RNA sequence: UUCGACAAAGGCAAAGCCGUCGAAAGACGGCGACGCAAAGUCACCGGUCUAAAGAGCGAGGGCUCCACGACAGCGGGACCGCCGGAA
Repeated sequence: UUCGACAAAGGCAAAGCCGUCGAAAGACGGCGACGCAAAGUCACCGGUCUAAAGAGCGAGGGCUCCACGACAGCGGGACCGCCGGAA
């Protein structure tokens, strides 16, 4: 520098269940392993989810819009890094 040999030391941990937080999406901890060669970090771009606050509509129940809330295990990008192979 490049690759991940159908490899491997070591690592992470989907769904589900329990607990906590949250309006929700979801997050965190425990159990648990579907998977992952960056499933490490960052919401910068696209996307997706939610819609509390706010706005609009409605006689009302309510409905619609909206991210400043989320998702890095949706894609791209940026940054950092372990082990191993090859040169």
The prediction has a mean pLDDT of 89. c-di-GMP-I-GGC riboswitch aptamer from an Anaerolineales bacterium, 87 nucleotides, folded computationally. The source organism's lineage runs through Bacteria, Bacillati, Chloroflexota, Anaerolineae and Anaerolineales.